[in-house]
RNA sequence: GCCGCCUUAGCUCAGUUGGUAGAGCAACUCACUUGUAAUGAGUAGGUCUUCGGUUCGAGUCCGAAAGGCGGCU
Repeated sequence: GCCGCCUUAGCUCAGUUGGUAGAGCAACUCACUUGUAAUGAGUAGGUCUUCGGUUCGAGUCCGAAAGGCGGCU
C1' cells in the first nucleotide's frame, strides 16, 4: 500500500423480511435472614463509533471517516 471482518447498556453478546432496541452478568430498591451470602420480585441504565446518502420510516441498505482484529505484498 491492497483486501476482509468487527464497533449495540458498566462487561459479554443477541437483534429474523427496514416498522417505536433486548438477554445474561454487574449496579440499585424491596422481600426473606439475628446479620451477610444465596434465593425471589422489581427498578434504572442506550445520540446503536462518527458524518453524509436512500426511504414515509435505518441498529439493519449505500458511501466516507475513526478505532480494533486478521490476511496479502
Record summary
A computed fold for a 73-nucleotide RNA from Patescibacteria group bacterium UBA6033, annotated as transfer RNA. NCBI's taxonomy places the organism under Bacteria, Bacteria candidate phyla. Rfam family: tRNA. It is annotated as a transfer RNA. The prediction has a mean pLDDT of 81. It was read from a public genome assembly.